[in-house]
RNA sequence: AGAGUUGGCUGGACAGUCGCUGUAGUGCGCAAGCGCUAUGGAGGAAAGUCCGGGCUCCAUAGGGCAGAGUGCCAGGUAACGCCUGGGAGGCGUGAGCCUACGGAAAGUGCAGCAGAGAGUAGACCGCCGAUGGCCUCGCAAGAGGAUCAGGUAAGGGUGAAAGGGUGCGGUAAGAGCGCACCGCGCGGCUGGCAACAGUUCGUGGCACGGUAAACCCCACUCGGAGCAAGACCAAAUAGGAACCCAUUGGUGUGGCCCGCACUGGGUUCGGGUAGGUUGCUACAGGCAGUCAGUGAUGGCUGUCGCAGAGGAAUGACUGUUCUCGACAGAACCCGGCUUACAGGCCAACUCUUAUU
Numbered sequence: 001a002g003a004g005u006u007g008g009c010u011g012g013a014c015a016g017u018c019g020c021u022g023u024a025g026u027g028c029g030c031a032a033g034c035g036c037u038a039u040g041g042a043g044g045a046a047a048g049u050c051c052g053g054g055c056u057c058c059a060u061a062g063g064g065c066a067g068a069g070u071g072c073c074a075g076g077u078a079a080c081g082c083c084u085g086g087g088a089g090g091c092g093u094g095a096g097c098c099u100a101c102g103g104a105a106a107g108u109g110c111a112g113c114a115g116a117g118a119g120u121a122g123a124c125c126g127c128c129g130a131u132g133g134c135c136u137c138g139c140a141a142g143a144g145g146a147u148c149a150g151g152u153a154a155g156g157g158u159g160a161a162a163g164g165g166u167g168c169g170g171u172a173a174g175a176g177c178g179c180a181c182c183g184c185g186c187g188g189c190u191g192g193c194a195a196c197a198g199u200u201c202g203u204g205g206c207a208c209g210g211u212a213a214a215c216c217c218c219a220c221u222c223g224g225a226g227c228a229a230g231a232c233c234a235a236a237u238a239g240g241a242a243c244c245c246a247u248u249g250g251u252g253u254g255g256c257c258c259g260c261a262c263u264g265g266g267u268u269c270g271g272g273u274a275g276g277u278u279g280c281u282a283c284a285g286g287c288a289g290u291c292a293g294u295g296a297u298g299g300c301u302g303u304c305g306c307a308g309a310g311g312a313a314u315g316a317c318u319g320u321u322c323u324c325g326a327c328a329g330a331a332c333c334c335g336g337c338u339u340a341c342a343g344g345c346c347a348a349c350u351c352u353u354a355u356u
Stems, first nucleotide, its partner, number of pairs: 001352010012321007020041009043327001047338002050336005055226004067222005072086005087101001088099004102217002107215002109211002124156002126152003131149002134145004164182006183206001184204004188199004230278004240269006249263005283305001285304008322325001
């Protein structure tokens, strides 16, 4: 200098004018409210609503069944499917990155096409034909030939996958059939909390192949609904309960009476609709320091107060300036994950080339 890896920060700035909204103080007003002053007013993802928790209510939800989820080990946490550290496997020259990574020696199932054969294998080509039979020669022993039976998993071929590898011996030809080395399984020992690793130890001729994001088995976790949860106050109308009164009443029709038709009235209370209040923003909180820890994280001390609407505020205009500004807008709250994102900055590390 070029090319990368990992982690983190930032997400235009300043000023003026006019608004919107929360809070505090204050003035006016019976009140509703209207002014004035001060001050706060979106994000790193506020998003997707995918996990986990707080909070609330329900039949207190203990056990079992069903169902769902998680799945190497240890730790962190309120909790998690998150995070940290480690192991194993894979990728990369490397810094580093990725992984649904329990069990196939419980059972069941599945494996298209190709192929002879796909799982207590298999004989298509090839090799052999020792053994039995056949043919020729031979008196016989036997020799030769062909390959009918048969043997054979070395070699070829098919396939994602064909039942350890190399070599020597062995054989009719072959074969862990035997042996040596390598590899593998099991056991022991050593190290580690563990996953697991190592092993100059022992043992077994040796893989009872693959698939569990197939059923299944094993271990662990999970009650349901959600702030439109829920709590409080509380009109009108209708209905309800209690008490009192009336039934010689009341209401309607009608100018009035008769008549006719209909029928109780009042008070109090409770539930509850509209509406209002609350839940609502102070917290598993932010920042700084310090201690423990490899780290996630935790402890202690100090300090700060930092949106809270309810058809839904957080905006508009103007000026100056720069590197000319991406994705995007809270709705009960928090911890994660995932997704979107113009540009800029910082730290640590790696590879290549060159120079000193």
Background: This is a predicted structure of a 356-nucleotide RNA (Bacterial RNase P class A) from Pseudomonas nanhaiensis. The model forms 93% of the base pairs in the Rfam consensus. It matches the Rfam family "Bacterial RNase P class A". Rfam classes the family as a ribozyme. A source record names the gene rnpB.